[in-house]
Molecule: transfer RNA
Organism: uncultured Prevotella sp.
């Protein structure tokens, strides 16, 4: 060179048929508890890799590029 697949919360990963972006971890409150630790409760955390384009609506579908892996060559 060419091809495939991935790119979503600090991290690890769900999103279903296009219709309000989520769960564990982990952070910080606050309940338990002598105290920590574990346990429950709750709360902050998001430019969905970057720009278009499509349509009433895009994480999701099309087109380019970045990055990271695969395969061929």
């Nucleotide at each position: 060179g060419g091809u495939u697949c991935g790119c979503u919360a600090g991290c690890u990963c769900a999103g279903c048929u296009g219709g309000u972006a989520g769960a564990g971890c982990a952070u910080c409150a606050c309940a338990c508890u002598u105290u920590u630790a574990a346990u429950g409760u709750g709360a902050g955390g998001g430019u969905c890799a970057u720009g278009g384009g499509u349509u009433c609506g895009a994480g999701c579908c099309c087109c380019a590029u970045g990055c990271g892996a695969g395969c061929c060559a």